Lysine riboswitch aptamer from a Clostridia bacterium, 175 nucleotides, folded computationally. It was read from a public genome assembly, where an Rfam model found it. Its mean pLDDT, the model's own confidence on a scale to 100, is 75.

[in-house]
């Protein structure tokens, strides 16, 4: 003087990500439920027991179902705002464990862990799926331009991936 690798700390991308809320709004919905009236059926039937199914058990009859009239929500999900934590933030698939409301089994749902796979990021559009009151949204995949980063080129452009990129230190170290 040059190069490579490792570790630690701190940062950047931008309509950036996620969580929370006695906040606001629409939707949920004239639904559930309650009151009054009428009707059918009925114990071998019909309901209830904190999301669903099967089995069991317990319990109800002024229950439950249908129609008419009156009163009439909430949760979850969504958007806005605010606060907090952050930049594999996070999402999704898979795996392990826990939970899953009278009991047992199963499912949905919820939680924790995961250097196991994929995605740098947001936007628009097509297709598909899930979901449900509605999909207002969510997810996956494909395409398009935009944007950040590094490499190769050097008007343009092409390519890669976050286990990345930048800075500093360990380091007057190693080769």
């Nucleotide at each position: 003087u040059a190069a490579a690798a490792a570790g630690a700390u701190a940062g950047a991308g931008g309509c950036g990500c996620a969580u929370u809320g006695u906040a606001c709004a629409a939707u949920c919905a004239g639904u559930a439920u309650c009151c009054g009236g009428a009707g059918a059926g009925g114990a071998g039937a019909g309901g209830u027991c904190a999301g669903c199914g099967c089995a069991a058990g317990a319990u109800c009859g002024u229950g439950g179902c249908u129609c008419c009239g009156g009163a009439g929500a909430a949760a979850g999900g969504u958007g806005u705002c605010a606060a907090u934590g952050c930049c594999g933030a996070a999402g999704u698939c898979g795996g392990u464990c826990c939970u899953g409301g009278u009991u047992g089994c199963g499912c949905a749902g919820g939680g924790a862990c995961u250097g196991g796979g994929c995605u740098g990021g947001g936007u628009g559009g097509g297709c598909a799926a899930a979901a449900u009151a509605a999909g207002a949204u969510u997810u996956g995949u494909c395409c398009a331009a935009c944007u950040g980063u590094c490499g190769c080129a050097g008007u343009u452009g092409c390519g890669g991936a976050g286990a990345g990129c930048u800075a500093u230190c360990u380091a007057u170290a190693u080769u």